[in-house]
A computed fold for a 95-nucleotide RNA from a sheep gut metagenome, annotated as SAM riboswitch aptamer (S box leader).
The coordinates come from a structure-prediction model, not an experiment, and the mean pLDDT is 83.
The RNAcentral record of the sequence draws on MGnify.
RNA sequence: CUUAUUAAGAGAGACUGAGGGAAUAGGCCCUGUGAAGUCCGGCAACCUGCCUGAAAGGUGUUGGUGCUAAAUCCUACGGUAAUCCGAAAGAUGAG
Numbered sequence: 001c002u003u004a005u006u007a008a009g010a011g012a013g014a015c016u017g018a019g020g021g022a023a024u025a026g027g028c029c030c031u032g033u034g035a036a037g038u039c040c041g042g043c044a045a046c047c048u049g050c051c052u053g054a055a056a057g058g059u060g061u062u063g064g065u066g067c068u069a070a071a072u073c074c075u076a077c078g079g080u081a082a083u084c085c086g087a088a089a090g091a092u093g094a095g
Base pairs, nucleotide, nucleotide: 001095002094003093004092005091006090011040013039014038015037019030020029021028024076025075026074027073041068042067043066046064047063049059050058051057052056072089077086078085079084
């Protein structure tokens, strides 16, 4: 850079010990009844493996990632009376 997905799902565990929710701004939240991190557990099914196959679908005991409060927590740009829709940015996978 291209492309797909992004309102589902996932712990009353162990260690540790103060912050966290991407960035800027504004909100709103979580947190010593323990944040972030590490380990274990779990979820999912993008790639891989396996099964069926025309397309495609299924499976989860293989391997590579990912994820595991709230919609990507919400708004910021455009359309819209509202609701809502789209875009941008971000995240993850594959190339």